[in-house]
A computed fold for a 74-nucleotide RNA from a Bacteroidota bacterium, annotated as transfer RNA.
The organism belongs to Bacteroidota, within Bacteria.
It matches the Rfam family "tRNA". Rfam describes the family as follows. Transfer RNA (tRNA) molecules are approximately 80 nucleotides in length.
RNA sequence: CGGAACGUAGCGCAGCCCGGUAGCGCACCACGCUUGGGACGUGGGGGUCGCGGGUUCAAAUCCCGCCGUUCCGA
Numbered sequence: 001c002g003g004a005a006c007g008u009a010g011c012g013c014a015g016c017c018c019g020g021u022a023g024c025g026c027a028c029c030a031c032g033c034u035u036g037g038g039a040c041g042u043g044g045g046g047g048u049c050g051c052g053g054g055u056u057c058a059a060a061u062c063c064c065g066c067c068g069u070u071c072c073g074a
Stems, first nucleotide, its partner, number of pairs: 001073007010026004020057001028044005050066005
């Protein structure tokens, strides 16, 4: 320098192809249970979807640019 994959909650990921309410597990908080803790049960909080712009009634999803990580090639 060229190419590819990935970036979504504290952590690990799905959703993207084919635009239509942002989800799952663990973790966290409250309550129940317990002498207390763990486990279990019920409920709850937490997101500028890497950044900027464009298209659209509507963008995590489509288009353009940029950044970061990993891999391949030179």